[in-house]
RNA sequence: GGUCCCGUAGUAGAAUGGAUACUACGAAUGCCUCCGGAGCAUUAGAUCCGCGUUCGAUUCGCGGCGGGACCA
Numbered sequence: 001g002g003u004c005c006c007g008u009a010g011u012a013g014a015a016u017g018g019a020u021a022c023u024a025c026g027a028a029u030g031c032c033u034c035c036g037g038a039g040c041a042u043u044a045g046a047u048c049c050g051c052g053u054u055c056g057a058u059u060c061g062c063g064g065c066g067g068g069a070c071c072a
Stems, first nucleotide, its partner, number of pairs: 001071007010025004018055001027043005048064005
């Protein structure tokens, strides 16, 4: 330098054009308890950035940024 793949809560994954973006672990608070790292309940927390297509974009297109694989 070329081709391809990926980017979603703190972490790991779903959602493949449609109502409030789902789940597990983790975190906080409360309850329980002699104690709590166990159990129960509740809460907070995310679509890498910009532009475009569309009535509607996590999803499709273009560019950028970042990561990875292969080739040179």